[in-house]
């Protein structure tokens, strides 16, 4: 000097952690304008029966709190001596049984 590889640089991508949001789960949560069951009472009926339905009880929605295990999404000057591609021979580095 040459050849090959790697680093540096850029992009993409995988995984993990971190942060945020949502979901899941639990609890609370509706005088009436949610659901169910509707004591009492009310209404219809000659009666048998029927109807609506307050309170109460149960459930659920909206909402609030908790859970941070699990799932999803998003994020980046987080990490992996992850992977792939590109660029450069400008710089660094390793190898060659190569040339001078």
């Nucleotide at each position: 000097c040459g050849c090959c590889g790697g680093g540096c640089c850029u992009c993409g991508u995988g995984c993990g952690a971190c942060g945020a949001a949502g979901g899941c789960c639990u609890u609370c949560c509706a005088a009436c304008c949610c659901c169910g069951u509707c004591a009492g009472g009310u209404c219809c009926g000659a009666g048998a029966g029927g109807a609506a339905g307050c309170a109460g009880c149960g459930g659920u929605a909206c909402g609030a709190a908790g859970c941070c295990c699990c799932c999803u999404u998003c994020g980046g000057g987080c990490g992996c001596c992850g992977c792939g591609a590109g660029u450069c021979c400008a710089c660094c580095u390793g190898g060659c049984c190569g040339g001078a």
Source information:
The RNA shown here (Bacterial small signal recognition particle RNA) has 100 nucleotides and comes from a Chloroflexota bacterium. Its Rfam family is "Bacterial small signal recognition particle RNA". The family's RNA type in Rfam is non-coding RNA gene. Gene Ontology terms of the family: SRP-dependent cotranslational protein targeting to membrane, signal sequence recognition and signal recognition particle, plasma membrane targeting. Its Rfam clan is "SRP clan". From the family's description: The signal recognition particle (SRP) is a universally conserved ribonucleoprotein involved in the co-translational targeting of proteins to membranes.